The part of an RNA shown here (large-subunit ribosomal RNA, domain II) has 687 nucleotides and comes from a Bacteroidia bacterium. The coordinates come from a structure-prediction model, not an experiment, and the mean pLDDT is 83. It matches the Rfam family "Bacterial large subunit ribosomal RNA". The full RNA is in RNAcentral, with records from ENA. NCBI's taxonomy places the organism under Bacteria, Pseudomonadati, Bacteroidota, Bacteroidia.
[in-house]
Context: one part of a larger RNA
RNA sequence: GCCUACGAGUUGCGCCUUGCUGGCGAGGUUAAGGGUUUUAGAUUUGUAGCCGAAGCGAAAGCGAGUCUGAAUAGGGCGAUUUUAGUCAGCAGGGGCAGACGCGAAACUUUGUGAUCUACCCAUUUCCAGGAUGAAGUGCGGGUAAAGCCGUAUGGAGGUCCGAACCGGUAAACGUUGAAAAGUUUUCGGAUGAGGAGUGGGUAGGGGUGAAAGGCUAAUCAAACUAGGAGAUAGCUCGUACUCUUCGAAAUGUUUUUAGGAACAGCCUCAUAAGUUAAGUAUAACGGGUAGAGCUACUGAUAGGAUGCGGGGGAGUCAAAUCCUGCCAAAUUCUGACAAACUCCGAAUAGUUAUACUGUUGUUAUGGGAGUGAGGGCGAUGGUGCUAAGGUCGUUGUCCGAGAGGGAAAGAACCCAGACCAUCCGCUAAGGUCUCGGAAUGUUAUUUAAGUUGAACAAACGUAGUUUAAAGACUUUGACAGCCAGGAUGUUAGCUUGGAAGCAGCUAAUCAUUUAAAGAGUGCGUAACAGCUCACUGGUCGAGUUUUUAGGCAUGGAUGAUAAUCGGGCAUUAAAAUAGCUACCGAAGCGGUGGUGUGUAUGUAGAUACACAGGUAGGAGAGCAUUCUAAUAGGGGAGAAGGUUAUUCGUGAGGGUAAUUGGAUUUAUUAGAAGAGCAAAUGUAGGC
Numbered sequence: 001g002c003c004u005a006c007g008a009g010u011u012g013c014g015c016c017u018u019g020c021u022g023g024c025g026a027g028g029u030u031a032a033g034g035g036u037u038u039u040a041g042a043u044u045u046g047u048a049g050c051c052g053a054a055g056c057g058a059a060a061g062c063g064a065g066u067c068u069g070a071a072u073a074g075g076g077c078g079a080u081u082u083u084a085g086u087c088a089g090c091a092g093g094g095g096c097a098g099a100c101g102c103g104a105a106a107c108u109u110u111g112u113g114a115u116c117u118a119c120c121c122a123u124u125u126c127c128a129g130g131a132u133g134a135a136g137u138g139c140g141g142g143u144a145a146a147g148c149c150g151u152a153u154g155g156a157g158g159u160c161c162g163a164a165c166c167g168g169u170a171a172a173c174g175u176u177g178a179a180a181a182g183u184u185u186u187c188g189g190a191u192g193a194g195g196a197g198u199g200g201g202u203a204g205g206g207g208u209g210a211a212a213g214g215c216u217a218a219u220c221a222a223a224c225u226a227g228g229a230g231a232u233a234g235c236u237c238g239u240a241c242u243c244u245u246c247g248a249a250a251u252g253u254u255u256u257u258a259g260g261a262a263c264a265g266c267c268u269c270a271u272a273a274g275u276u277a278a279g280u281a282u283a284a285c286g287g288g289u290a291g292a293g294c295u296a297c298u299g300a301u302a303g304g305a306u307g308c309g310g311g312g313g314a315g316u317c318a319a320a321u322c323c324u325g326c327c328a329a330a331u332u333c334u335g336a337c338a339a340a341c342u343c344c345g346a347a348u349a350g351u352u353a354u355a356c357u358g359u360u361g362u363u364a365u366g367g368g369a370g371u372g373a374g375g376g377c378g379a380u381g382g383u384g385c386u387a388a389g390g391u392c393g394u395u396g397u398c399c400g401a402g403a404g405g406g407a408a409a410g411a412a413c414c415c416a417g418a419c420c421a422u423c424c425g426c427u428a429a430g431g432u433c434u435c436g437g438a439a440u441g442u443u444a445u446u447u448a449a450g451u452u453g454a455a456c457a458a459a460c461g462u463a464g465u466u467u468a469a470a471g472a473c474u475u476u477g478a479c480a481g482c483c484a485g486g487a488u489g490u491u492a493g494c495u496u497g498g499a500a501g502c503a504g505c506u507a508a509u510c511a512u513u514u515a516a517a518g519a520g521u522g523c524g525u526a527a528c529a530g531c532u533c534a535c536u537g538g539u540c541g542a543g544u545u546u547u548u549a550g551g552c553a554u555g556g557a558u559g560a561u562a563a564u565c566g567g568g569c570a571u572u573a574a575a576a577u578a579g580c581u582a583c584c585g586a587a588g589c590g591g592u593g594g595u596g597u598g599u600a601u602g603u604a605g606a607u608a609c610a611c612a613g614g615u616a617g618g619a620g621a622g623c624a625u626u627c628u629a630a631u632a633g634g635g636g637a638g639a640a641g642g643u644u645a646u647u648c649g650u651g652a653g654g655g656u657a658a659u660u661g662g663a664u665u666u667a668u669u670a671g672a673a674g675a676g677c678a679a680a681u682g683u684a685g686g687c
Base pairs, nucleotide, nucleotide: 001687002686003685004684005683006682011097012096013095015094016093017092018091019090020089021088022087023086024085027051028050029049033045034044035043036042037041055062056061065077066076067075068074100238101237103235107228108227109226111224112223118202119201120200121199122198123197124196125195126194127192129161130160131159132157136153137152138151139150140149141148165189166188167187170185171184172183173182204220206216207215208214241622242621243620244619245618246617251264252263253262254261255260265371266370267368268367269366270365271364272363273362278357279356280355281354282353283352284351285350291344292342293341298338299337302334303333304332305331306330309327310326311324312323313322314321374399375398376397377396378395379394380393381392382391383390404415405414406413419594420593421592422591424590425589426588430584431583432582433568434567435566439581441580442579443578444577445576446575452570453569460555461554462553464552465551466550467549468548469547470546471545472544473543481539482538483537484536485535487512488511489510493505494504518533522531523530595612596611597610598609599608600607601606623676625673626672627671628670629669630668631667632666633665634664641660642659643658644657645656646655647654648653
């Protein structure tokens, strides 16, 4: 992992509550016990008790009233009208019990453990060999005598090296091991606080501990065994056959409350009422949002005019007074801002009334729930960075609980809401070269970048190309090129060492000759010179130039496969813009056939119309299993069970035939449940 078996809303109660069925009914009903009998259930007896028919008060008590109160007041709870209950069975829910099943870590009580290990007591035993050479002592030297020196002897030590023995430093191996802690190599101690044997002692909030929370029988921040015990678990997991019908919520308030709960909201079922609800139209009503506005307030605000007041200056003994490239109140002109500004002011939305549509809901009472983690997207706001697949509101929508088609692939984006069948048709979004169903369709343009063709990009650039508009020059010759001129007063004046068109300054920018030529546009020289331009003529012969607005394109443009057109590929497209005509395309719509539900008519049949996506959840109808009763059967001429084939039913499931098997079993109508398995790291067995 698979197969088989087992495996979870049960049972009890003088309990509570609601519905259905039945009995009796202002009453209803027996319990224990007893009697009879077919001995197992019935039947009979049993009126003790319980519920109801009256309430109010704490109570005495009073009573259709009563309590409070001084009250005949007021108020509270009752009565009236309309008296309906009670017993039994079944079903839903609740309560008390283990209360759907499994699951703690723990707590507590009585015991069992020191054959492991910790420490202690008694007793016994073990430690090759080698090294070092303490005290003491002998002898010699030395001293007044000692200390002292030398040399022998001696054999001390938690001394040294190193086996047994004890340990366990480092590494490798081992890691479903040879082993639930080892092996190999290496390493520490090895006469000591040493190692070991035997017997004994200390026991669970206790022991023991050279102290690591260590050890206390492979178990230790409180051992193990049994009991309390089915501890408790607002937590996790699991919870078993079918079909039909309706169908949520992720919100509000409160909570030692936030992943739980109570009440309300939203779902469902029953009963009752009836047009209430919804949509649309018309009419009325209130508003201060969007917008707009501000010499209409509050506040903020740019420039101008005027300039209270101030600063600075002059003046003066002090002042008056005067001046101002400064600041600036207030007023005014122009411009312009506001969620907590408003002289104004919509659209929507809301409320009320009336009408219409309409098999469409609404309200009340009662039974049963689930939900109380929501999420994306569009619109509109707060917060944040006008960040977030962010967060918090309002509103709509979808996902949640929604399948189908499109978007390559995708919870919520686009289209569209799946009762069933069909080798029928039409469309939506989106598509029609090929992968791929359908146009290599059509008309007019654009793009050359593979831009693009199914994610996305800026400021700022572009004599890429295209469209439109406005202006200027131009056969009296434009624009570009080429040829030629570009002079004179004059080296203007000043300055300067110099300043001559061209370092700088001031005034000035004249005049002459001209087709034209600046007291000079830029190079250049020390200063001149030189080159050049403006300007003019010639040559040439037709358009040139400036600006504005738009389309497409282009640079800006940096990532890891050629590697995000879905791929191939595509250039008067298979790209882009604006149209047109066909076709394809879904569980949409339609055709044909069928099923069920609801409503209406109706006797149940039938007809008409509508409806039939669905999680949590409510409601309804059924299938199967085991046993019981009654009735009717089957079976050695072969029961149950197994296997195979076939058939019926929307389904759970039910038949039939053959074969195997070898002794029980089925149908109908009722009744009762140990009544249905894929999951619980489910339990047991097998493989």